[in-house]
Formats: sequence, structure tokens, C1' cells
RNA sequence: CCAAGCAAUGUGGGAGAGCGCUGGUCCCAUCCCAGCCGCCGAAGGAGCAACCACCCCGGAAACUCUCAGGCCCCCGUACCGCAAUGUGAUC
Repeated sequence: CCAAGCAAUGUGGGAGAGCGCUGGUCCCAUCCCAGCCGCCGAAGGAGCAACCACCCCGGAAACUCUCAGGCCCCCGUACCGCAAUGUGAUC
């Protein structure tokens, strides 16, 4: 100097699942609150595993569990693309 990777930021894309029942709220409630039942999994969390590592300690999913979260729309979400910023292995 180049630049993989990593981190956060901006931006684009991005699902799933009751307009269920009951009660409440000044009125109304698919929409707010609470309870009951039923569901979803892509915030987070946890578990096992192919595999990796191995002196010890282990690491590990989009699978699984649903503790949490969510189930009108919107917002948001893991993940992917792009941009620049910081850091920066190797050469």
C1' cells in the first nucleotide's frame, strides 16, 4: 500500500401466526387493557446436532423449545444486497 474479515451507521429487500370467547374503558372496539383458550418463530434466550477443535475449557444452525417476544394494518424483526466510516489478518 492492497484488502478478506469484524463492528456499528445509512439505505433497499424481508415473512409467519385468531376480525376466537368473556369482561373493561365516557361511547365504540378487527384496532386499547385484562383473563381464558388457540397459534407463530426471523428481536433476544436456551437445547441438541452435522461439523470444527481438543491438554483443559469447548465452539457451532435458518434444526428444536417457546422462557421472552409476537398473532388487523403500520412499525419492527433474523437474513441478504449496496454505500461510506472505523478497525484490520494475509500478501